[in-house]
Context: one part of a larger RNA
Molecule: small-subunit ribosomal RNA, central domain
Organism: uncultured organism
RNA sequence: UUGGGCGUAAAGGGUGCGUAGGCGGAUCAGUAAGUUGGAUGUGAAAGGUUCGAGCUCAACUCGGAAACUGCGUCCAAAACUACUGGUCUUGAGUUCAGAAUAAGGAAGCGGAAUUCCUGGUGUAGGAGUGAAAUCUGUAGAUAUCAGGAGGAACACCGGCGGCGCAAGCGGCUUCCCGGUCUGAAACUGACGCUGAGGCACGAAAGCCAGGGGAGCAAACGGGAUUAGAUACCCCGGUAGUCCUGGCCAUAAACGUUGUAUACUAGGUGUAUGAGGCAUCGAUCCCUCAUGUGCCAAAGCAAACGCAUUAAGUAUACCGCCUGGAGAGUAUGCCCGCAAGGGUGAAAUUC
Numbered sequence: 001u002u003g004g005g006c007g008u009a010a011a012g013g014g015u016g017c018g019u020a021g022g023c024g025g026a027u028c029a030g031u032a033a034g035u036u037g038g039a040u041g042u043g044a045a046a047g048g049u050u051c052g053a054g055c056u057c058a059a060c061u062c063g064g065a066a067a068c069u070g071c072g073u074c075c076a077a078a079a080c081u082a083c084u085g086g087u088c089u090u091g092a093g094u095u096c097a098g099a100a101u102a103a104g105g106a107a108g109c110g111g112a113a114u115u116c117c118u119g120g121u122g123u124a125g126g127a128g129u130g131a132a133a134u135c136u137g138u139a140g141a142u143a144u145c146a147g148g149a150g151g152a153a154c155a156c157c158g159g160c161g162g163c164g165c166a167a168g169c170g171g172c173u174u175c176c177c178g179g180u181c182u183g184a185a186a187c188u189g190a191c192g193c194u195g196a197g198g199c200a201c202g203a204a205a206g207c208c209a210g211g212g213g214a215g216c217a218a219a220c221g222g223g224a225u226u227a228g229a230u231a232c233c234c235c236g237g238u239a240g241u242c243c244u245g246g247c248c249a250u251a252a253a254c255g256u257u258g259u260a261u262a263c264u265a266g267g268u269g270u271a272u273g274a275g276g277c278a279u280c281g282a283u284c285c286c287u288c289a290u291g292u293g294c295c296a297a298a299g300c301a302a303a304c305g306c307a308u309u310a311a312g313u314a315u316a317c318c319g320c321c322u323g324g325a326g327a328g329u330a331u332g333c334c335c336g337c338a339a340g341g342g343u344g345a346a347a348u349u350c
Stems, first nucleotide, its partner, number of pairs: 003322004007304002012318001014201004021194003025088007033081002035077008049065006091191001092188004096183004104176006110154001115149007125136002162169002206247006215241002220236004258317006266295011299306002323350003332343004
C1' cells in the first nucleotide's frame, strides 16, 4: 500500500460558516463523453504456455497455435452515470398565525451578605485549632444599634428543567439582535449534503495598556505539625480574580461517541406546542411533533455495555489510527510581545 479500524484497547478535528473538490430527489425528450457489443489495425522478435518435429534421450534447436488481458479508428445500442432542454414536489427554503427560552450585546435599577469608616451602648476578652501559637483587644476590641463608603456575586424559585454550534449562559427592568419549535395553507422549484485549504468564535490561566480592588487568594512572611515539612492546619498577604481595549488559541474543549439522511419492537418520566374525546368551563384521558432522561427487544459488541438521542442496518463526505519507549521531543518553517502554540521526525532501545 491493500485492508482493518476510531465510546473504554492506537485513533473523531474544541466548535461553526464556507471555497475547491466529492456525492446528490421524481419524471420526459435529446446527445453519446464514460459504459456495452461488433468490425478492423496495431500490440517486433526472442522468452514463457501449448501442439508437433530434429539431434540415440534430455538439455538444446526448429515449426505451428494460443496468448500478449492494452491502445487507435469505424459502426451500433441507450439501461445506468454525465451533459442539454422541459416538467414535478416529497428534500431545501420563503410567507402567515402562534409558543417557550439563564442564547447574545448595551444601559439602568434592587435587596441580602462580607469588609472598612464614623458615632452610640458596653467590658475583657476575641479569633483560631486535634491541641496550640502567630494574630487582635483597656489607645476600648469581640458583641450590639444607627449612619456611611466600596467592590464582587445574585440565596429561595432551581428541576437527569430551559437556551446556545461549541466555549458557555441564572437578581429585576428597558432597548437592540440571533436561533428553535408547533399549526395550516400558499409560494419558489433540487436552490441540497459534506467540506481539503481559508475565515470566524473559542473555559481557565497567562501577556500588554488604562482603570478598579470588598471578599478570596498562587508567590511570599509568620505560627504550628514533623526526624525533616520548601506541604496538608492556622494568622497575614501581593499578583490575579472585576471593568475597557488589544493579544494568546490551549483543556479530562468529554457523550472520551464527526456531520447529514433513511430504515429498524416496546415501556415509563419530564419540558414546550398543537389536535381530539368529554364538559357550562377547566383538570383528567387519548393522539401527534420537537427536545431531554431512565428501562428494555432484535441486532451489535472482546466484554462493559449501546439499543428510534444507536455503539443496530445502510449511504455520502471530512478528520484520524497502524507496537511501547525515545517524543508531542529535535530540526526546519509558520504564528505570538512573551509564555508558548501549530506542523512534526530519526538514531537508539525493548